[in-house]
The RNA shown here (transfer RNA) has 74 nucleotides and comes from Candidatus Iainarchaeum sp. The sequence is in RNAcentral, with records from ENA.
């Protein structure tokens, strides 16, 4: 330099192809219940779509561009 994959709560992950409910689930965190205490278990709460632009009534999803990470070729 060329090509490909990928980016979503603290961590991992679904939803993307085929645009539409309040963006899913698990672990973790916080609060409460239970317990002599803790753990386990139960209930509740907070927390996320990599940045910018475009299309559209509506974008995590489609298009353009930038950035990060990984792989291949040279």
């Nucleotide at each position: 330099g060329g090509g490909g994959a990928u980016g979503u709560a603290g961590u991992g992950u679904a939803a993307c192809c085929u645009g539409g409910u309040u963006a899913u689930c698990a672990c973790g965190g916080c609060a409460g219940g239970c317990u002599c205490c803790a753990g386990a278990c139960c209930u509740g709460c907070a927390a996320a779509u990599c940045g910018g632009g475009g299309u559209u009534c509506a974008a995590a999803u489609c298009c353009c561009u930038g950035c990060g990470u990984c792989c291949c070729c040279a």
Model confidence (mean pLDDT): 83 of 100. It matches the Rfam family "tRNA". It is annotated as a transfer RNA.